[in-house]
Background: A computed fold for a 75-nucleotide RNA from a Candidatus Kuenenbacteria bacterium, annotated as transfer RNA. RNAcentral records the identical sequence in 5 taxa. NCBI's taxonomy places the organism under Bacteria, Bacteria candidate phyla, Candidatus Kueneniibacteriota. The prediction has a mean pLDDT of 80.
RNA sequence: GCAGCGGUAGCUUAGCUGGCUCAAAGCGCUGCCCUGUCACGGCAGAGAUCACGGGUUCGAAUCCCGUCCGCUGCG
Numbered sequence: 001g002c003a004g005c006g007g008u009a010g011c012u013u014a015g016c017u018g019g020c021u022c023a024a025a026g027c028g029c030u031g032c033c034c035u036g037u038c039a040c041g042g043c044a045g046a047g048a049u050c051a052c053g054g055g056u057u058c059g060a061a062u063c064c065c066g067u068c069c070g071c072u073g074c075g
Stems, first nucleotide, its partner, number of pairs: 001074007010027004019058001029045005051067005
């Protein structure tokens, strides 16, 4: 340099045949309950406008273009 895959809560991922209602789950975090205390367990809650910028569309995490970053392969 070329090609492919990926970038979504603090972390790991799902969602990517465009459509609803708060973008879902696990771990973690906060509060409460439980306990003599901690842990475990139970209940509730906060947290991502989906890498960034544009485009298409009535409507975009999802489609198209560009940029940045990561991984893999080729040279």